[in-house]
RNA sequence: GCUCCUGUAGCUCAAAGGUAGAGCAGGAAACUCAUAAUUUCUUGGUCACUGGUUCGAAUCCAGUCGGGAGCACCA
Numbered sequence: 001g002c003u004c005c006u007g008u009a010g011c012u013c014a015a016a017g018g019u020a021g022a023g024c025a026g027g028a029a030a031c032u033c034a035u036a037a038u039u040u041c042u043u044g045g046u047c048a049c050u051g052g053u054u055c056g057a058a059u060c061c062a063g064u065c066g067g068g069a070g071c072a073c074c075a
Base pairs, nucleotide, nucleotide: 001071002070003069004068005067006066007065010024011023012022013021018055026042027041028040029039030038048064049063050062051061052060
């Protein structure tokens, strides 16, 4: 440099065009003499950025940026 994959909560990941969710983590409560464990409730999101398509976009398209893989170069 070329091609492909990828970016969503603090972490790991769903959602495949119609209200953004789960597990773990964080907070509170119950239980216990107490701790741990367990149970219940709960906080937390510019869906990487910009633009486009659409009645409607996390989702489709284009560009930019970040991450990963393969190939090429490495005289």
Predicted 3D model of a 75-nucleotide RNA (transfer RNA) from an uncultured bacterium. It matches the Rfam family "tRNA". Rfam links the family to the GO term triplet codon-amino acid adaptor activity. From the family's description: Transfer RNA (tRNA) molecules are approximately 80 nucleotides in length. The family's RNA type in Rfam is transfer RNA. The prediction has a mean pLDDT of 82.